[in-house]
Molecule: c-di-AMP riboswitch aptamer (ydaO/yuaA leader)
Organism: Blastopirellula marina
RNA sequence: CUCCCAGGAUCGCUGAAUCUGUCGGCCGAAGGCUGGCAGAACGGGGGAACCAAUCCUUUUGGGGCGAAUCUGGCAUAGCCGGAGGGGGUAACCUCGACUCCCAGCCCGUCAGCUAACCCCGUAAGCGUUUCGAGGAAGUCGA
Numbered sequence: 001c002u003c004c005c006a007g008g009a010u011c012g013c014u015g016a017a018u019c020u021g022u023c024g025g026c027c028g029a030a031g032g033c034u035g036g037c038a039g040a041a042c043g044g045g046g047g048a049a050c051c052a053a054u055c056c057u058u059u060u061g062g063g064g065c066g067a068a069u070c071u072g073g074c075a076u077a078g079c080c081g082g083a084g085g086g087g088g089u090a091a092c093c094u095c096g097a098c099u100c101c102c103a104g105c106c107c108g109u110c111a112g113c114u115a116a117c118c119c120c121g122u123a124a125g126c127g128u129u130u131c132g133a134g135g136a137a138g139u140c141g142a
Stems, first nucleotide, its partner, number of pairs: 011127004018040010041122006051112001061110001062107004069083006084102006092135005
C1' cells in the first nucleotide's frame, strides 16, 4: 500500500412499513428503550348504479400482496439464452455506461369495475458509493 473477515457508530439501500401525543415500566447525565391507547401520514383489500363480461363456475378451480411474468434449448431439482418487468452506482431529476434481481407468501370454492360504507398493514432484510454528461435547485462572493 492492497485484499479478506468480524464488531460498533454514523450514514445510506430495498420496501407502504414512518412521525407525533399520552399513560405505565426500565436504564439514566442529557436523554433513550419498551408495552398499551390515540392521532397524522403512507400502503392494501372488500363493496352499488353505469359499464364490462354474453358467458362463467361445478379441479385444467378461482383470487390477493409483490417488480418478481411469458418463453426456447440442454448434459435438467440446475445451466445457457430471448422478450418483458424491477433495483443500485450517495442531496434531486433525466440520459448513457456498468452491475444486480425476476422470489416468497396468503385466501379457501369466493371476490370484474365500483360512490357511500366496511376491513387490514406500518414488517422484514441488507451495505452500493469519489462512472460520465446534461438539467434544476440551494449556498457564498462580486